c-di-GMP-I-GGC riboswitch aptamer from a Pseudomonadota bacterium, 86 nucleotides, folded computationally. The prediction has a mean pLDDT of 89. The sequence was found by an Rfam model in a public genome assembly. Rfam family: c-di-GMP-I-GGC riboswitch aptamer. Its family is annotated with cyclic-di-GMP binding in the Gene Ontology.

C1' cells in the first nucleotide's frame, strides 16, 4: 500500500408508512430494515427515469425539448474508522 475475518467498536438505511416540498422523476425529516467495506463525498462518461415548456392528434394519446433525478446503476474522481488471514 493491497485487502476485507462469522473480529472489536461503531456507521448508513431498501420496501413500505406518515409528514412536508416539487408538475413529476424525486428531494427533506420521522417510523421502519432489503442490504452495505465507502450505502461518505462530487452528476466527469456511460445508462435509466422525469418533462414544466412547445407541437401532432383530438378525448387520453403521442412526439420533441430546456432544465431535474438517480452517487443504494455502472465507471471514473477524492477523502476516511477498524486490522486477522493472505
Nucleotide at each position: 500500500a493491497u485487502c476485507g475475518a462469522u473480529a472489536a467498536g461503531g456507521g448508513c438505511a431498501u420496501a413500505c408508512c406518515c409528514g412536508c416540498c416539487g408538475a413529476a422523476a424525486g428531494a427533506c425529516g420521522g417510523g421502519g430494515a432489503c442490504g452495505c467495506a465507502a450505502a461518505a463525498c462530487c452528476a466527469c462518461c456511460g445508462a435509466u427515469c422525469u418533462a414544466a415548456g412547445g407541437g401532432a392528434a383530438u378525448u387520453g394519446u403521442u412526439c420533441c425539448u430546456a432544465g431535474g433525478a438517480u452517487a443504494g446503476c455502472g465507471g471514473g474522481g477524492c477523502u476516511a474508522c477498524c486490522g486477522a488471514a493472505g